[in-house]
Context: one part of a larger RNA
RNA sequence: UUGGGCGUAAAGGGCGAGUAGGCGGCAUGCCAAGUCCCGUGUAAAAUCUCCUGGCUUAACUAGGAGCGGUCAUGGGAAACUGGCAAGCUUGAGGACAUCAGAGGAGAGCGGAAUUCCCGGAGUAGUGGUGAAAUGCGUAGAUACCGGGAGGAACACCAGAGGCGAAAGCGGCUCUCUGGGAUGAACCUGACGCUGAGGCGCGAAAGCAUGGGUAGCAAACCGGAUUAGAUACCCGGGUAGUCCAUGCCCUAAACGAUGAAUACUAGACCUAGGGGGUAUCGACCCCCUCUGGGUCGUAGCUAACGCGAUAAGUAUUCCGCCUGGGGAGUACGGCCGCAAGGCUAAAACUC
Numbered sequence: 001u002u003g004g005g006c007g008u009a010a011a012g013g014g015c016g017a018g019u020a021g022g023c024g025g026c027a028u029g030c031c032a033a034g035u036c037c038c039g040u041g042u043a044a045a046a047u048c049u050c051c052u053g054g055c056u057u058a059a060c061u062a063g064g065a066g067c068g069g070u071c072a073u074g075g076g077a078a079a080c081u082g083g084c085a086a087g088c089u090u091g092a093g094g095a096c097a098u099c100a101g102a103g104g105a106g107a108g109c110g111g112a113a114u115u116c117c118c119g120g121a122g123u124a125g126u127g128g129u130g131a132a133a134u135g136c137g138u139a140g141a142u143a144c145c146g147g148g149a150g151g152a153a154c155a156c157c158a159g160a161g162g163c164g165a166a167a168g169c170g171g172c173u174c175u176c177u178g179g180g181a182u183g184a185a186c187c188u189g190a191c192g193c194u195g196a197g198g199c200g201c202g203a204a205a206g207c208a209u210g211g212g213u214a215g216c217a218a219a220c221c222g223g224a225u226u227a228g229a230u231a232c233c234c235g236g237g238u239a240g241u242c243c244a245u246g247c248c249c250u251a252a253a254c255g256a257u258g259a260a261u262a263c264u265a266g267a268c269c270u271a272g273g274g275g276g277u278a279u280c281g282a283c284c285c286c287c288u289c290u291g292g293g294u295c296g297u298a299g300c301u302a303a304c305g306c307g308a309u310a311a312g313u314a315u316u317c318c319g320c321c322u323g324g325g326g327a328g329u330a331c332g333g334c335c336g337c338a339a340g341g342c343u344a345a346a347a348c349u350c
Stems, first nucleotide, its partner, number of pairs: 004321003007304002012318001014201003021194003025088002028085004033081002035077007048066007091191001092188003096183004103177007110154001115149006125136002162169002206247006215241002220236004258317006266295011299306002323350003332343004
């Protein structure tokens, strides 16, 4: 490079908005760059195809003709691609109305529980385990009642439920704020899709500075268990977990399934909206849009399975794979305070 692939065999970027680029709805006119047709020139010889000649044939050789492709130039065509001009409304966006939601940020408030402190009352145990022991307790513990302090997390509601691009989000109230759905068809008039690089976000752990520390708890110290036990079990316990600011940028960051659009049987459950019927509402029934899920037809798949939320049928754009090990390593570069991250080989070996 060609071909084939990426749910589980190697392979979808952790996620987003978006630059260049690639691709692009309906209809009209013009241009003629791409495209197509014709002419001319070029396209060395040999080779290739056809014809003729030679050698008894063949290979071969001599002569003539031709095919194919490229380029230049002249003329022409206008369906498609492209360019220009002026339009359209179904894609996209906006306005209006309505709706659901743990979507995000900040501030304030609340109750239950654990722990600690003080007081009351009270006496010998308590705690823990498979069984124990360490531990705590006559300096009065545990259990019970009252008061106080402080930190962290928000039982029930709660659901295969909802929201978010992903990471993720759950007590209540207020302020600020992003996105989505539906109705209607008023406005703009292709403004769209994707997206290399770059930019932003990115669980947990970790790092820096300052605060905070109730519970939990790496490390660590004890007690057990055991042949040993640097573990599993028990008693303690420091970083950390929490807050602010700044870093780190990884993950089984998973649906192990990139984004977008169109098309292709049904059935059921569920969340939000709209419409209809019936008396307003609630409930129930029917239709419909959007989302979450279960089964399943065709089709696909190596099978498992997927099956309108496709892994079906197609199109556009991006990312990625190419035997196992060596190795997501070395070296170099870039980034980072560090830990390390990103990019990424080869020898050798099977």